Annotation
The part of an RNA shown here (small-subunit ribosomal RNA, 3' major domain) has 480 nucleotides and comes from a metagenome. The coordinates come from a structure-prediction model, not an experiment, and the mean pLDDT is 81. RNAcentral holds the full RNA, with entries from SILVA. Rfam family: Bacterial small subunit ribosomal RNA.
Context: one part of a larger RNA
RNA sequence: UGACGGGGACCCGCACAAGCGGUGGAACAUGUGGUUUAAUUCGAGGCAACGCGAAGAACCUUACCAGGGUUUGACAUGCUCUCUAUGGAUUCCUGAAAGGGAGUCCUUCAGUUCGGCUGGGAGAUGCACAGGUGCUGCAUGGCUGUCGUCAGCUCGUGUCGUGAGAUGUUGGGUUAAGUCCCGCAACGAGCGCAACCCUCGUCUUCUGUUGCCAUCAGGUCAAGCUGGGCACUCUGAAGAAACUGCCGGUGAUAAGCCGGAGGAAGGUGGGGAUGACGUCAAGUCCUCAUGGCCCUCACACCCUGGGCUACACACGCGUUACAAUGGCAGUGACAAUGAGUUGCGAUCGCGCAAGCGCUAGCUAAUCUCAAAAAGCUGCCUCAGUUUGGAUUGUACUCUGCAACUCGAGUACAUGAAAUUGGAAUCGCUAGUAAUCGUAGAUCAGCACGCUACGGUGAAUACGUUCCCGGGUCUUGUACA
Numbered sequence: 001u002g003a004c005g006g007g008g009a010c011c012c013g014c015a016c017a018a019g020c021g022g023u024g025g026a027a028c029a030u031g032u033g034g035u036u037u038a039a040u041u042c043g044a045g046g047c048a049a050c051g052c053g054a055a056g057a058a059c060c061u062u063a064c065c066a067g068g069g070u071u072u073g074a075c076a077u078g079c080u081c082u083c084u085a086u087g088g089a090u091u092c093c094u095g096a097a098a099g100g101g102a103g104u105c106c107u108u109c110a111g112u113u114c115g116g117c118u119g120g121g122a123g124a125u126g127c128a129c130a131g132g133u134g135c136u137g138c139a140u141g142g143c144u145g146u147c148g149u150c151a152g153c154u155c156g157u158g159u160c161g162u163g164a165g166a167u168g169u170u171g172g173g174u175u176a177a178g179u180c181c182c183g184c185a186a187c188g189a190g191c192g193c194a195a196c197c198c199u200c201g202u203c204u205u206c207u208g209u210u211g212c213c214a215u216c217a218g219g220u221c222a223a224g225c226u227g228g229g230c231a232c233u234c235u236g237a238a239g240a241a242a243c244u245g246c247c248g249g250u251g252a253u254a255a256g257c258c259g260g261a262g263g264a265a266g267g268u269g270g271g272g273a274u275g276a277c278g279u280c281a282a283g284u285c286c287u288c289a290u291g292g293c294c295c296u297c298a299c300a301c302c303c304u305g306g307g308c309u310a311c312a313c314a315c316g317c318g319u320u321a322c323a324a325u326g327g328c329a330g331u332g333a334c335a336a337u338g339a340g341u342u343g344c345g346a347u348c349g350c351g352c353a354a355g356c357g358c359u360a361g362c363u364a365a366u367c368u369c370a371a372a373a374a375g376c377u378g379c380c381u382c383a384g385u386u387u388g389g390a391u392u393g394u395a396c397u398c399u400g401c402a403a404c405u406c407g408a409g410u411a412c413a414u415g416a417a418a419u420u421g422g423a424a425u426c427g428c429u430a431g432u433a434a435u436c437g438u439a440g441a442u443c444a445g446c447a448c449g450c451u452a453c454g455g456u457g458a459a460u461a462c463g464u465u466c467c468c469g470g471g472u473c474u475u476g477u478a479c480a
Base pairs, nucleotide, nucleotide: 001480002479003477004476005475007474008473009472010471011470012469013468015464016463019428020427021426022425023424026320027319028318030316031315032314033313034311035310042053043052064306065305066304067303068302069301070300073129077128078127079126080124081123082122083121084120087106088105089104090103091102092101093100094099109119110118111117131295132294134293135292136291140289141288142284143283144282145280147278152191153190154189155188156187157186158167159166160165171182172181173180197272198271199270200269202240203239204238205237206236208234211230212229213228216227217226218225243266246260247259248258249257250256322421326380327379328378329377330376331375338369339368340367343362344361348357349356350355387418392413393412394411395410396409397408398407434456435455436454437453438452439451440450
């Protein structure tokens, strides 16, 4: 100087407390461990691994296993030799396919000194080489997590100290903040904080179609449907607006704090992006790049089938429930974000339905997906039930070369556990929790996951004694 303390003082945080809803019990889904297996590919491991890499394993993916094949190789460049291009479609034999063999048709370079001579292209052989999701994240770059959006981390000069170092950065106040004020052997500065950026909330101006419809006119079963208009809503560009600016109190006359006015908004207005010096030899050599090591008829490459989907069990994240604030039937309004041409697919018809047929429109403020759901009315009346839907049977639908291993959906039938969950444990302070649906990425198909979007919309916070984590000062130390 740090680190640590079941030392002290002060402060903060959904850290506790006060509340609301969960997890832990059930079934299923998913990840992991374990076990099994020819293989169940690999990585991730307290917080900070475990619905994680994976925004989607039937083949492919795929790295694993079994079997069948290839060896200058699926891919790149060069040397040597041969040919002159070549590319596409298609038939047959063999085969699981890859591959091997035999044909048919169409198409077929440029320059030229007419020599394969030059450029280009194809093939063969051999050699240089290719190739490796093989090892090492404790050799690395890059990227990322974490403490933590915590308020810290440092430097120059000066001063003090033999020196390591100290001071500044401590002290008194204050703040979300090393934020600001005052004081002070310090005076300044940098990286962080804040602000500048995006978005939501108010207003103004401009814009006026594909959006809107107040006024005028026409028109319909209905409808901005038509003329017309750009007032309003809205679209999307520019501005205005909030600064403790004003008033009162308090404070040290300061910084600030408390209350008030005005205001759409008030003291950081809400949300996001933004992550200092560093810590964990944290994670990643399987995104990529890369040193070293290793394989080279194999640890490389192609293919078929299987596996990653196994199942006495254990754990984690979830979904659905156990019901009446509910279930079922009927009815019927009100969103926002998005996506769409190999696509979204209306209307109409068929089917109980999943879906199918014909196709209109739309490269989209124009058309489509598209129906929002919780809401309201009636029945049920406390039951393992009109709760719950697992499991299983039968019949189908769709995608796809192909749903056996191993997809999703529909109809009918079946109707398991479960009656609110031990010890323990998680999230959340406001348009939040809870609850309700919607869209998207990935994607042929497949979502209870993820990422966004809006609807309805709470309770509680006395307080900081205690638990956890963090910050500042101080103290002890046989630790570095």